This is a predicted structure of a 493-nucleotide part of an RNA (small-subunit ribosomal RNA, 5' domain) from a Nevskiaceae bacterium. Its mean pLDDT, the model's own confidence on a scale to 100, is 88. The source organism's lineage runs through Bacteria, Pseudomonadati, Pseudomonadota, Gammaproteobacteria and Nevskiaceae.
Context: one part of a larger RNA
RNA sequence: GAUUGAACGCUGGCGGCAUGCCUAACACAUGCAAGUCGAACGAGAGCGGGGCAACUCGCUCUAGUGGCGGACGGGUGAGCAAUGCGUAGGAACCUGCCCUGAAGUGGGGGAUAGCCCGGCGAAAGCCGGAUUAAUACCGCAUGAUCUCGAAAGAGCAAAGUGGGGGAUCGCAAGACCUCACGCUUUUGGAGGGGCCUACGUCGGAUUAGCUAGUUGGUGGGGUAACGGCCCACCAAGGCGACGAUCCGUAGCUGGUCUGAGAGGAUGAUCAGCCACACCGGAACUGAGACACGGUCCGGACUCCUACGGGAGGCAGCAGUGGGGAAUAUUGGACAAUGGGCGCAAGCCUGAUCCAGCAAUGCCGCGUGGGUGAAGAAGGUCUUCGGAUUGUAAAGCCCUUUCGGCGGGGACGAUGAUGACGGUACCCGCAGAAGAAGCCCCGGCUAACUUCGUGCCAGCAGCCGCGGUAAUACGAAGGGGGCUAGCGUUGCUC
Numbered sequence: 001g002a003u004u005g006a007a008c009g010c011u012g013g014c015g016g017c018a019u020g021c022c023u024a025a026c027a028c029a030u031g032c033a034a035g036u037c038g039a040a041c042g043a044g045a046g047c048g049g050g051g052c053a054a055c056u057c058g059c060u061c062u063a064g065u066g067g068c069g070g071a072c073g074g075g076u077g078a079g080c081a082a083u084g085c086g087u088a089g090g091a092a093c094c095u096g097c098c099c100u101g102a103a104g105u106g107g108g109g110g111a112u113a114g115c116c117c118g119g120c121g122a123a124a125g126c127c128g129g130a131u132u133a134a135u136a137c138c139g140c141a142u143g144a145u146c147u148c149g150a151a152a153g154a155g156c157a158a159a160g161u162g163g164g165g166g167a168u169c170g171c172a173a174g175a176c177c178u179c180a181c182g183c184u185u186u187u188g189g190a191g192g193g194g195c196c197u198a199c200g201u202c203g204g205a206u207u208a209g210c211u212a213g214u215u216g217g218u219g220g221g222g223u224a225a226c227g228g229c230c231c232a233c234c235a236a237g238g239c240g241a242c243g244a245u246c247c248g249u250a251g252c253u254g255g256u257c258u259g260a261g262a263g264g265a266u267g268a269u270c271a272g273c274c275a276c277a278c279c280g281g282a283a284c285u286g287a288g289a290c291a292c293g294g295u296c297c298g299g300a301c302u303c304c305u306a307c308g309g310g311a312g313g314c315a316g317c318a319g320u321g322g323g324g325a326a327u328a329u330u331g332g333a334c335a336a337u338g339g340g341c342g343c344a345a346g347c348c349u350g351a352u353c354c355a356g357c358a359a360u361g362c363c364g365c366g367u368g369g370g371u372g373a374a375g376a377a378g379g380u381c382u383u384c385g386g387a388u389u390g391u392a393a394a395g396c397c398c399u400u401u402c403g404g405c406g407g408g409g410a411c412g413a414u415g416a417u418g419a420c421g422g423u424a425c426c427c428g429c430a431g432a433a434g435a436a437g438c439c440c441c442g443g444c445u446a447a448c449u450u451c452g453u454g455c456c457a458g459c460a461g462c463c464g465c466g467g468u469a470a471u472a473c474g475a476a477g478g479g480g481g482c483u484a485g486c487g488u489u490g491c492u493c
Base pairs, nucleotide, nucleotide: 001493002492004490006489007488008487009486010485013365014364015363016362017361018360019358020357021323026321027320028319030318031317032316035068036067037066040065041064043062044061045060046059047058048057049056050055075276076275077274084201085200086199087198088197089196090195093193094192095191098189099188101186102185103184104183105182106140108138109137116129117128118127119126120125146155147154148153160181161180162179163178164177165176168175169174202248203247204246209239210238211237214236215235216234217233218232219231220230221229251273252272253271254270255266256265257264258263278299279298280297281296282295301312302311303310304309329355331354332353333352337351338349339348340347341346368398369397370396371395378389379388380387381386402434404429405428406427407426408425412420437482438481439480440479441478442463443462444461448477449476450475451474452473458465459464
């Protein structure tokens, strides 16, 4: 000098764009953050229509069964020095939704939630009986270019729902035809993921030896898949001064800061990958998890309890306590972008888009312009003549950015739909009106005098100032620098 997720002191007008718990991965009150589908299914409630009635139709809603989603999105950096990340390759794999091609969608069955009845419990919840539906579940059929197999051969599937409809059948429902959405098997793809290899990836030798599933083989098991991944047997290997092992520290990268570069430092915001979700462990479901707002077990903590037993997990968005030098609102909206579900209408979305707070940073603008010598008054200094503050002020003539008040008023939205927002922007009105500070002045280093003090009080980045004339302390006048900031402290180059 540059830089900063900064903090502190003094000061503070406006706007735009960014950024904002770096500390306790400490504990959390409260609200919200993942639902959706009635065009899969039965039942119930309300309203309305038709019918003498049984009943039936339509709309709205509800818990339940069922489907898809809850593995994305959002947070954090604890752990991790390699099961990670980065770069370049590889072969033994999987893939819901989406695209593409081929084929099929036949015929049956038994249950079970809900509802009803009964019971237990303070609650959370649970048990028994009866009954019921399905795109829930299970056989049978058919079946390939699918699976196994050298072949022969063997084996494996499905589900319907909604819209429309001339003829025919049917009392009707409907059959039937057609379209759409589905369902089953399969081909190829796209995107996504799992696995393997090489190279690179901090410090310590005051850590020198480490290793028994250890290293390899054979055979098996297991997995979507290769593999000591696991197991039985066999062999005795494997790694290491090119630093193994151990200890410490640390998420990695694109990047960021600095520097002429080489390099050094760093890894906030944004983007990619990884890891974690109170702590530890485990599997279930599923295309995908060993699963932040799922399950089970153990632990600590908190809460409820009728003492028998239960409930919880903000490292989601706000917010609270605590820690700290220090870091924001318990805001608005789904209008846009994107996501989940749905044929759709739409619903949900603290993702996101906005607004609020903070000079935290960067950028822009303003706090007025011209004229004005009686060089006013006052202040300060003085050699007492004067000098300086100083065209500075006043006075006179103007302007109106920003702010204020009034009026109009968007783009963002291809048809509808605007939280932002009566915002940006435009027009008008009044009036210099509402808007300047901070640090420094001994040398380095731009800027000097007087008074006070008297090695005291104090200053100080280094050298050093202060013991009676201090340009170095304190104040004043004057001056220098930067400016809505200025200075100090910390970090990095």